Notes: This is a predicted structure of a 684-nucleotide part of an RNA (large-subunit ribosomal RNA, domain II) from Candidatus Micrarchaeota archaeon CG1_02_47_40. The full RNA is in RNAcentral, with records from SILVA. The source organism's lineage runs through Archaea, Nanobdellati and Microcaldota. The coordinates come from a structure-prediction model, not an experiment, and the mean pLDDT is 81. Its Rfam family is "Archaeal large subunit ribosomal RNA". Clan: LSU clan.
Context: one part of a larger RNA
RNA sequence: GCCAGGGAGUUUCUACCUGCGGCAAGGCGAGAGCCGGAGCGAAAGCGAGUGCGAAAGCGCGAAACAGUCGUUGGUAGCAGACCCGAAGCUGAUGUGAGCUAUACGUGGAUAGGGCGAAGCCGGCCUGACGGCCGGUGGAGGCCCGCAACCAGUGCUAGUAUAUUCUGCUUGGGUGAUCUACGUAUAGGGGUGAUAGUCCAGUCGAACUCAGCAAUAGCGGGCUCCCCCCGAAGUAUAUCUCAGUAUAGCGCCGCGGGAGUUGUUGCGCAAGGUAGAGCACUGAUCGGAGAGUACGGGCCCGAGAGGGCUCACUUUCUUGUCAAACUCCGAAUUUGCGCAAAACGAAGAACGCGGCAGUAGGCUUCUCUCGGGUAAGCCGAGAGGACUUUACGGGAACAACCGGUACCGCGGUUAAGGUCCCAAAAUUCUGGUUAAGUGUGACUCUCAAGGGGUCUCCAGUCUAAGACAGCUGGAAGGUAGGCUUAGAAGCAGCCAUCCUUCAAACAACGCGUAAUAGCGGACCAGCCGAGAUUGCGGACCCCGAAGAUGCUCGGGGCUAAAUCAGAUACCGAUACCGCGGAAUGGCGCACUGUUAGGUGCGCGCAAUUUGGUAGGGGGGCGAACCGGUCGGGCAGAAGCGCGGGUGUGAACUCGCGUGGACCGGCCGGCUAUGAAAAUCCUGGU
Numbered sequence: 001g002c003c004a005g006g007g008a009g010u011u012u013c014u015a016c017c018u019g020c021g022g023c024a025a026g027g028c029g030a031g032a033g034c035c036g037g038a039g040c041g042a043a044a045g046c047g048a049g050u051g052c053g054a055a056a057g058c059g060c061g062a063a064a065c066a067g068u069c070g071u072u073g074g075u076a077g078c079a080g081a082c083c084c085g086a087a088g089c090u091g092a093u094g095u096g097a098g099c100u101a102u103a104c105g106u107g108g109a110u111a112g113g114g115c116g117a118a119g120c121c122g123g124c125c126u127g128a129c130g131g132c133c134g135g136u137g138g139a140g141g142c143c144c145g146c147a148a149c150c151a152g153u154g155c156u157a158g159u160a161u162a163u164u165c166u167g168c169u170u171g172g173g174u175g176a177u178c179u180a181c182g183u184a185u186a187g188g189g190g191u192g193a194u195a196g197u198c199c200a201g202u203c204g205a206a207c208u209c210a211g212c213a214a215u216a217g218c219g220g221g222c223u224c225c226c227c228c229c230g231a232a233g234u235a236u237a238u239c240u241c242a243g244u245a246u247a248g249c250g251c252c253g254c255g256g257g258a259g260u261u262g263u264u265g266c267g268c269a270a271g272g273u274a275g276a277g278c279a280c281u282g283a284u285c286g287g288a289g290a291g292u293a294c295g296g297g298c299c300c301g302a303g304a305g306g307g308c309u310c311a312c313u314u315u316c317u318u319g320u321c322a323a324a325c326u327c328c329g330a331a332u333u334u335g336c337g338c339a340a341a342a343c344g345a346a347g348a349a350c351g352c353g354g355c356a357g358u359a360g361g362c363u364u365c366u367c368u369c370g371g372g373u374a375a376g377c378c379g380a381g382a383g384g385a386c387u388u389u390a391c392g393g394g395a396a397c398a399a400c401c402g403g404u405a406c407c408g409c410g411g412u413u414a415a416g417g418u419c420c421c422a423a424a425a426u427u428c429u430g431g432u433u434a435a436g437u438g439u440g441a442c443u444c445u446c447a448a449g450g451g452g453u454c455u456c457c458a459g460u461c462u463a464a465g466a467c468a469g470c471u472g473g474a475a476g477g478u479a480g481g482c483u484u485a486g487a488a489g490c491a492g493c494c495a496u497c498c499u500u501c502a503a504a505c506a507a508c509g510c511g512u513a514a515u516a517g518c519g520g521a522c523c524a525g526c527c528g529a530g531a532u533u534g535c536g537g538a539c540c541c542c543g544a545a546g547a548u549g550c551u552c553g554g555g556g557c558u559a560a561a562u563c564a565g566a567u568a569c570c571g572a573u574a575c576c577g578c579g580g581a582a583u584g585g586c587g588c589a590c591u592g593u594u595a596g597g598u599g600c601g602c603g604c605a606a607u608u609u610g611g612u613a614g615g616g617g618g619g620c621g622a623a624c625c626g627g628u629c630g631g632g633c634a635g636a637a638g639c640g641c642g643g644g645u646g647u648g649a650a651c652u653c654g655c656g657u658g659g660a661c662c663g664g665c666c667g668g669c670u671a672u673g674a675a676a677a678u679c680c681u682g683g684u
Base pairs, nucleotide, nucleotide: 001684002683003682004681005680006679011079013077014076015075016074017073019071020070021069022068023067026035027034028033039046040045049060050059051058052057082221083220084219085218089211090210091209092208094207095206101185102184103183104182105181106180107179108178109177110175112144113143114142115140119136120135121134122133123132124131125130149172150171151170154168155167157166158165187203189199190198224619225618226617227616228615229614234247235246236245237244238243248358249357250355251354252353253352254351255350259343260342261341263340264339265338266337267336268335269334270333275328276326277325281322282321283320286317287316288315289314290313291312292311295310296309297308298307299306300305361386363384365383366382367381368380369379370378371377391402392401393400406580407579408578409577410576411575412574416570417569418568419555420554421553425567427566428565429564430563431562432561438557439556449542450541451540452539453538454537455536457534458533459532460531461530469526470525471524472523473522475499476498477497480494481493482492505520508519509518510517581609582608583605584604585602586601587600588599589598590597591596620673622670624668625667626666627665628664629663630662631661638657639656640655641654642653643652644651645650
């Protein structure tokens, strides 16, 4: 893991609601008595009234609906209260020192080798103390040491799997040594050369049992079917933010008895956003004018003082800006009214009661904001979607596109597609692209800048010949004047004329020391038809770098890419047709005192029948009990294999096996339904 069996909303009491039943102004109880039939007042008390008040009047009542007892179901409360799960806390003349820590008692163990302390002896030196040399001696938490023994440094080796064991390597090895047995210390206690170490694989407080089903706002699990409806992730409060209470939103029942307004249009009203603007507030570019008691700089002046300028203030003016500016000012929006449309007697609005769930939302969607360089980022508002929604498309893909799935059959479309994988156009018309660009709606797929091709519009020149190219000219006064060493078109300053001409600048660039020289403007000739400039549009190229091999889903495609247009077709559970079911309504029949229940019929309602949390309704199956009707050795239950019925839980029939019990209906009762809980037990 699998299989089998076990495995979770129970029970008492109380309260409220609900269905049913008994009796009923009473009901129940053995009774005391409880509830109801009258209220008001703090009370005395009064009473359909009463309390307050001097009163007026006001508050609460009556006028007006029957209760009570039992029982079904639902919910709440006290309890373990649906089941499982802590870490922990407390207790006990509780259990433990056969592991380990320390101590004590009685014992045991320590190969071999080395160094050679004190002391002592001898010799020599010496005045003395003493010194030196040679022996002897045998000290030591001394040395070496894979002997034993103890330890456990490195390989973080091997094997095993608890911290064990093995190998190589390593430390101690006469000592604060090692070790056997006996004995002592016990849980807020011991022991501790101190590591919070160790106290039986358990220690920052052992283990066992008990309190105990501790508590858990936390985590997991919670078992048959069908039908109807169907949420919330918000507000307020909270030692509150993982919870809860109330409201909001869901369901069910009752009352009510005809309207309702989510939607759209129109009318009236509200507003200060987008935009815009500078009239206010504030910021701000340039110019012009005026002012200045105080201020900075410069100049004139002996000084007094004066002048210029900056700065500041102010006026006019050009240009620009604002979430916390507004002389203005939309669209959307909101409120009210009217209307349309829709919903509503198959029962709306409104009201009351019972039962909830929800209070973590998410979002790559659309719109608007705040934070951030940004983010599949954080925060906020409105709508949609997902959550709770399948199905078709998007290669795959909760929230992007289509679309709301009762069942069956047939058809038509949506989004998206139509070369093959793979249903449908190798369809038609006209452009663009040569980059495999592209073949990617979005999510999600690149920028500034540079380049190529096509194209729209506008201007200018052009057969009186444009544009480009080629040929030729481009002169004279004059080297203009000044300056300068020089200044001749071309360092610089000033001026920029006249003449000849087809045209030619007192010169646009290169150049020279200055000249010279070469081009340009300008003109003519040759040539012969368009040329040129500007604002745009489309497609494409470069820009373009990521970690295992690349990619449009793939193959592949020059269209099967892309733009504009056209006609077909394919394609969903959408839409249409037919048949059927359910829900609700209506009718009839039976039953029943009414309410109601059961059965049958009717397309009557159809813009009904997706659905998590959740509410409501109706059923299936299991065990046992009572009643009733049955089956069974001519073969019960169970099991196996087949056939059939029902929307389903399930039920039923046949054959075989099996060998003695079993079932239907009505009613009662429940330790009644398993796939999950790292569920429990057993098997495998």